[in-house]
Context: one part of a larger RNA
RNA sequence: UGUAGGAUGAUUGAGGAGGUUUUCCCCUAGUACGAGAGGAUUGGGGAGGACGAACCGCUGGUGCUCCAGUUAUCACGCUAGUGGUACAGCUGGGUAGCUACGUUCGGAACGGAUAAGCGCUGAAUGCAUCUAAGCGCGAAGCCUUCUCCAAGACGAGUCAUCCCAAUGAGUCCCCUGGAAGACUACCAGGUUGAUAGGCAGGCGGUGUACGCGCAGCAAUGCGUUUAGCUUACCUGUACUAAUCGGACCAACGG
Numbered sequence: 001u002g003u004a005g006g007a008u009g010a011u012u013g014a015g016g017a018g019g020u021u022u023u024c025c026c027c028u029a030g031u032a033c034g035a036g037a038g039g040a041u042u043g044g045g046g047a048g049g050a051c052g053a054a055c056c057g058c059u060g061g062u063g064c065u066c067c068a069g070u071u072a073u074c075a076c077g078c079u080a081g082u083g084g085u086a087c088a089g090c091u092g093g094g095u096a097g098c099u100a101c102g103u104u105c106g107g108a109a110c111g112g113a114u115a116a117g118c119g120c121u122g123a124a125u126g127c128a129u130c131u132a133a134g135c136g137c138g139a140a141g142c143c144u145u146c147u148c149c150a151a152g153a154c155g156a157g158u159c160a161u162c163c164c165a166a167u168g169a170g171u172c173c174c175c176u177g178g179a180a181g182a183c184u185a186c187c188a189g190g191u192u193g194a195u196a197g198g199c200a201g202g203c204g205g206u207g208u209a210c211g212c213g214c215a216g217c218a219a220u221g222c223g224u225u226u227a228g229c230u231u232a233c234c235u236g237u238a239c240u241a242a243u244c245g246g247a248c249c250a251a252c253g254g
Stems, first nucleotide, its partner, number of pairs: 001152001005163007015149004021049007033038001051106005059100004066093005071086006111143002117137004164254001170248004174190005195241003198237005204230003211224005
């Protein structure tokens, strides 16, 4: 901008893209076949490889500051307790998120028309002949089936609902944010509110805080104490911020 009014929501699928992989084992069966050696077609069952998709309950990774330990040095007057710097000082763990080395799933089957090929009937050519008329079987391939996109499919589709005269359906600006994201877009909200922060509780993490008391000459240990602290997670709560507002848009022969 179009889709002959303006919108909101939901759809059909012309068409397109992807996928459609492969090995081994067991039974049929040591059967058919074969002198033997060897050794099937077919049908059924099972286990995998690689690849792909989704996800984070499990196993792991990361987790730039969540917890703890610890070295040197400086500072807070000192003790104690903390903080800064040293690669995040180093070390041991680790929530959410993101992940693979983890988990789950996928390729299938049926059908249609066929290729090579194999046939039936059958003349030209009284025989023969799969072909000339006619009919059938036949592939990981083609069309479907599976997944995704899809009405700019200008053939611009369909359905439901709403608004149109002093009243307006709806959209945008603006703001709070996000498992959405380069920006934009998309999505959740904007006080008739749980959108984010804060706060409260919880899950999870770390691993038993400070202070005090007791024991010990002391280092230290024990008790208070499965404590203290705690980022992204869950639930709740209007305390803070989404205030107030502005713009666009059909304006009845659609």

Model confidence (mean pLDDT): 87 of 100. The part of an RNA shown here (large-subunit ribosomal RNA, domain VI) has 254 nucleotides and comes from Saltatorellus ferox.